[in-house]
């Protein structure tokens, strides 16, 4: 330079092809319950402008563009 992948919660990942109205697990982390204390389990809680921007459309994490930044590959 060109081509493909990837980017959601502190952290790992689902969901994306096939658009549907409140975005979810699991760990972490905080409260609580159990315990002489702790782990351990159990039960609640917090925590996301879905990388950025624009378009499409009653509606977009999802489509369709430029960008950004990780990775792999071609010369």
């Nucleotide at each position: 330079a060109c081509g493909c992948u990837u980017g959601u919660a502190g952290c790992u990942c689902a969901g994306c092809c096939u658009g549907g109205a409140u975005a979810g697990a699991g760990c972490a982390a905080c409260a609580g319950a159990c315990u002489a204390c702790g782990a351990a389990u159990c039960u609640g809680u917090c925590g996301g402008u879905c990388g950025a921007g624009a378009g499409u459309u009653c509606g977009a994490a999802u489509c369709u563009u430029u960008c950004c930044a990780a990775g792999c590959g071609u010369g």
Molecule: transfer RNA
Organism: Seculamonas ecuadoriensis